The RNA shown here (nadA riboswitch) has 84 nucleotides and comes from a Terriglobales bacterium. NCBI's taxonomy places the organism under Bacteria, Pseudomonadati, Acidobacteriota, Terriglobia, Terriglobales. It matches the Rfam family "nadA riboswitch". By type it is a small RNA.

RNA sequence: GGCUGCAACAACCCCGUGGACGGGGGCAAUUUGGACGGCUCCAUAGCCGGUUUCUUCUGAAUUGCCAGUGCGUCUACUGCAGUC
Numbered sequence: 001g002g003c004u005g006c007a008a009c010a011a012c013c014c015c016g017u018g019g020a021c022g023g024g025g026g027c028a029a030u031u032u033g034g035a036c037g038g039c040u041c042c043a044u045a046g047c048c049g050g051u052u053u054c055u056u057c058u059g060a061a062u063u064g065c066c067a068g069u070g071c072g073u074c075u076a077c078u079g080c081a082g083u084c
Stems, first nucleotide, its partner, number of pairs: 001084007013070001014068001016077007023069001025066011036049005
């Protein structure tokens, strides 16, 4: 130096460090649908009608930001063991 396996160190356990990609979470902005009534249905849900403005709640999409993202993959490196 190459290859293989591993993480002792850790404020229970798990977690060596940085980075990339995909996925997940939180927050914000923007856009958009819903909130009501009737009908159908066991129900989920669907259909029809209404919906001036504001607030609130909520679904979805896009963008940005945040983080021990206990999800995956890849890459470089630290340390330990083995092997060539």